[in-house]
Molecule: FMN riboswitch aptamer (RFN element)
Organism: Syntrophomonadaceae bacterium
RNA sequence: CGUUGUCUUCAGGGUCUGGUGAGAAGGUUUUAACCUUCAAUUCCGAACCGGCGGUAAUGCCAGUCGUGUUAAAAUGCCUGGCAAAGCCCGCGAGCCUGAGUGGCUGAUCCGGUGUAAAUCCGGAGCCGACAGUACAGUCUGGAAGGGAGAAGAAGCGG
Numbered sequence: 001c002g003u004u005g006u007c008u009u010c011a012g013g014g015u016c017u018g019g020u021g022a023g024a025a026g027g028u029u030u031u032a033a034c035c036u037u038c039a040a041u042u043c044c045g046a047a048c049c050g051g052c053g054g055u056a057a058u059g060c061c062a063g064u065c066g067u068g069u070u071a072a073a074a075u076g077c078c079u080g081g082c083a084a085a086g087c088c089c090g091c092g093a094g095c096c097u098g099a100g101u102g103g104c105u106g107a108u109c110c111g112g113u114g115u116a117a118a119u120c121c122g123g124a125g126c127c128g129a130c131a132g133u134a135c136a137g138u139c140u141g142g143a144a145g146g147g148a149g150a151a152g153a154a155g156c157g158g
Stems, first nucleotide, its partner, number of pairs: 001157004006153005015046002018044002023038006047138002049128002051091004058083006065076003086126002094104003108124005130141003
């Protein structure tokens, strides 16, 4: 350095207090009203979050050489490493199928810079499985599950 899914470990984040009151309970009175309390983290309002791999002009770190200097700092090219997209391409999870294969499976534009941007800068938008419950990306649950993948070890070969 390559290889073997042999072993081990890791592998999803985020909501408040305001409003309304579907509904429920209790009391009074007598038959239909009144009063009190509880009542949506789901509705309204306002917030907050973004799995994994790739792509990326950007940032950081290190090194060689050059410029610079008394020496440095700083800086340029190159090389290597790390990080960088919820809405670009895929994967996983979820659902369907007797099973497998397979199928289903959300969302982005405008302007700027630039050789080149749906990734950088600025702005304005949008999306988010299933079950439960007053209608859920954030609560509860399947789930101390599963898994894309990541790191390490060991074996074999060079």